[in-house]
RNA sequence: GCCUCUGUAGCUUAAUGGAAAGAGCGCUGGUUUCCGGAACCGGUGGUGUCGGUUCGAUUCCGACCAGAGGCA
Numbered sequence: 001g002c003c004u005c006u007g008u009a010g011c012u013u014a015a016u017g018g019a020a021a022g023a024g025c026g027c028u029g030g031u032u033u034c035c036g037g038a039a040c041c042g043g044u045g046g047u048g049u050c051g052g053u054u055c056g057a058u059u060c061c062g063a064c065c066a067g068a069g070g071c072a
Stems, first nucleotide, its partner, number of pairs: 001071007010025004018055001026044006048064005
């Protein structure tokens, strides 16, 4: 330099065009306990960036950014 793949919450991930993008772990408030843990009830927070297509984009297209792999 070229090619392929990946990018969603603090972490692991689901959703492949359609209503408010879900879950587990985590964090946090409460109940409980002598304290802690466990359990139960509640809260918390996300689509890498910029454009395009579309009535509608996490999803499709382009460029860029970051990461992984391959060729040279």
Annotation
This is a predicted structure of a 72-nucleotide RNA (transfer RNA) from a Pseudomonadota bacterium. Its Rfam family is "tRNA". NCBI's taxonomy places the organism under Bacteria, Pseudomonadati, Pseudomonadota. RNAcentral holds the sequence, with entries from ENA.